The prediction has a mean pLDDT of 81.
A computed fold for a 73-nucleotide RNA from Ceutorhynchus assimilis, annotated as transfer RNA.
The RNAcentral record of the sequence draws on Rfam.
Its Rfam family is "tRNA". Gene Ontology term of the family: triplet codon-amino acid adaptor activity. The family's RNA type in Rfam is transfer RNA.

[in-house]
């Protein structure tokens, strides 16, 4: 340099046809326990990787960056 893929809570990812952003694991609290650990209930946490544009309405679509794997030479 060319081109595919991807970047969405502290992690590992889901989100289809644009329409109030999820799960699991973690973590907090409470139950249970003599005390944990299991387990069960209930809670916080995320300007969706940046800036722009289109749209009434963008994590989804479109230009540019800017990180990461990855092919070809």
């Nucleotide at each position: 340099u060319u081109c595919u893929c991807g970047g969405u809570g502290g992690c590992u990812c889901a989100g289809u046809u644009g329409g109030u952003a999820g799960a699991g694991c973690a973590u907090u609290a409470c139950a249970c326990u003599g005390g944990a650990a299991a387990u069960g209930u209930a809670g916080g946490g995320g300007u969706c990787c940046u800036g722009g544009g289109u749209u009434c309405a963008a994590a989804u679509c479109c230009c540019a960056g800017u990180c990461g794997a990855g092919a070809c030479a």